[in-house]
RNA sequence: GGAGGGAUGCCCGAGUGGCCAAAGGGAGUGCGCUGUAAACGCACCGGCUUAGCCUUCGCAGGUUCGAAUCCUGCUCCCUCCA
Numbered sequence: 001g002g003a004g005g006g007a008u009g010c011c012c013g014a015g016u017g018g019c020c021a022a023a024g025g026g027a028g029u030g031c032g033c034u035g036u037a038a039a040c041g042c043a044c045c046g047g048c049u050u051a052g053c054c055u056u057c058g059c060a061g062g063u064u065c066g067a068a069u070c071c072u073g074c075u076c077c078c079u080c081c082a
Stems, first nucleotide, its partner, number of pairs: 001081007010026003018065001028044005046054003058074005
C1' cells in the first nucleotide's frame, strides 16, 4: 500500500430501521442460607423528581416520522495479501 472484520453498560458479549436503556454471562450491591467466609438461591444493576422523563452503542456529520442498526468522513484494534 491492497482486501476483509471489528469498536455496545464496570468487563465480556447478543442485537431484522419501530415491540431497545439494549438478550445473556461475569463483576458489583442488597437480602436469604451459613458460627464466619466460600458456594448456592432471590432481587437490583445508565441517570432522575420513577406516572413518567432524560441521556446513551468509538468520534463528527447525514438520511428518515423513527438509527446501536443505513450512508459519508475520521480515530483506534484485529486478520490476510504484498
The RNA shown here (transfer RNA) has 82 nucleotides and comes from a Nitriliruptoraceae bacterium. The prediction has a mean pLDDT of 82. The sequence was found in a public genome assembly.